[in-house]
RNA sequence: CUGUAAGUGAAUUAGUUCAUUCGUAUAUUCUCAGUAUGAAGGUCUGAGAGUUUCUACCGGGUACCGAAAAUUCCUGACUACGAAUGGGUGGAUAAGUCUA
Numbered sequence: 001c002u003g004u005a006a007g008u009g010a011a012u013u014a015g016u017u018c019a020u021u022c023g024u025a026u027a028u029u030c031u032c033a034g035u036a037u038g039a040a041g042g043u044c045u046g047a048g049a050g051u052u053u054c055u056a057c058c059g060g061g062u063a064c065c066g067a068a069a070a071u072u073c074c075u076g077a078c079u080a081c082g083a084a085u086g087g088g089u090g091g092a093u094a095a096g097u098c099u100a
Base pairs, nucleotide, nucleotide: 018086019085020084021083022082023081024080025079026056029049030048031047032046033045034044041065042064050057058076059075060074061073063071089100090099091098092097
């Protein structure tokens, strides 16, 4: 748009998703039993504990161990839950960024 229906466009509100930040959990930790290696090494398997908690429980490096059976520290997340943020117009800057 007279009205209705359909369609299209705009605005507003709410939710969801994604990302980032913060917080909580857990210390990417501990225990037991076995297993492997041997300074060019220090591994692997199973079970348990740990969380108002699903999952995960490892990677890389340092030290240390003078050849034994035992590691040490640093660094990096994931996952679960909760909360917050994400805009516009400018300026400076090579950018990143900072700032009103």